[in-house]
RNA sequence: GGCCCGGUCCCCUGCGAUGGGGCGCUUUCGAACCGGGUCAGGCCGGGAACGGAGCAGCCCUAAGGAUGUCGUCCCAUGUGCGGGGUGCCCGGGUCCUC
Numbered sequence: 001g002g003c004c005c006g007g008u009c010c011c012c013u014g015c016g017a018u019g020g021g022g023c024g025c026u027u028u029c030g031a032a033c034c035g036g037g038u039c040a041g042g043c044c045g046g047g048a049a050c051g052g053a054g055c056a057g058c059c060c061u062a063a064g065g066a067u068g069u070c071g072u073c074c075c076a077u078g079u080g081c082g083g084g085g086u087g088c089c090c091g092g093g094u095c096c097u098c
Stems, first nucleotide, its partner, number of pairs: 001095007009087001010085007017077008025068001027066003035060004043052003
C1' cells in the first nucleotide's frame, strides 16, 4: 500500500415506541329572547265547541367546548428492533513491497 472481516459515527430506509398537531368517529356539555319540537299555567279570539300566538319546564340540535385502550394522516425524537450505503476513524486477518 491492496483486498477482506468486524465496530463506532454519519446518511437512506421498513415496522414499532413516545410526544405533539390536523381530520373523522364515540360519549358528553351546549342557544335566558334573537334555533327546532312539545308547550302546563296564564294570554288572545269565540256565546260555545274550538282555534291562535306562546313564557317556564321537558326533549332535540347548530356553532363551539370537553372526552377517548378509537381510526387515519402529518411532524418531532438524547426512542426499540431490523435492512441498505459508502465516507472518516478504530480493531483484526491476509497478500505485496521497502
Background: The prediction has a mean pLDDT of 76. The RNA shown here (Bacterial small signal recognition particle RNA) has 98 nucleotides and comes from a Planctomycetota bacterium. It matches the Rfam family "Bacterial small signal recognition particle RNA". On this family, see Rosenblad et al., Nucleic Acids Res 2003: "SRPDB: Signal Recognition Particle Database". Rfam's curators write: The signal recognition particle (SRP) is a universally conserved ribonucleoprotein involved in the co-translational targeting of proteins to membranes. Of the family's consensus pairs, 93% are formed in the model.